[in-house]
Molecule: transfer RNA
Organism: Patescibacteria group bacterium
RNA sequence: GGGCCUAUAGUUAAAUGGUAUAAUUUUCGUCUCCAAAAUGAAAGUUCCAGGUUCGAGUCCUGGUGGGCCCG
Numbered sequence: 001g002g003g004c005c006u007a008u009a010g011u012u013a014a015a016u017g018g019u020a021u022a023a024u025u026u027u028c029g030u031c032u033c034c035a036a037a038a039u040g041a042a043a044g045u046u047c048c049a050g051g052u053u054c055g056a057g058u059c060c061u062g063g064u065g066g067g068c069c070c071g
Base pairs, nucleotide, nucleotide: 001070002069003068004067005066006065007064010024011023012022013021018054025043026042027041028040029039030038047063048062049061050060051059
């Protein structure tokens, strides 16, 4: 220098272009003599900037971070 993959909740991961979800974590309850376990509720998210579309996490372009390959 060239090519490919990847970026979603604090963490690990889902999501046919149509209300962004699960587990875990945190907080508050239930249960218990107390605690653990179990169980209920709540909080918390699409890397950045544009474009296409009635509608973008998803498609397109550029950028940034990370990983791999070639030279």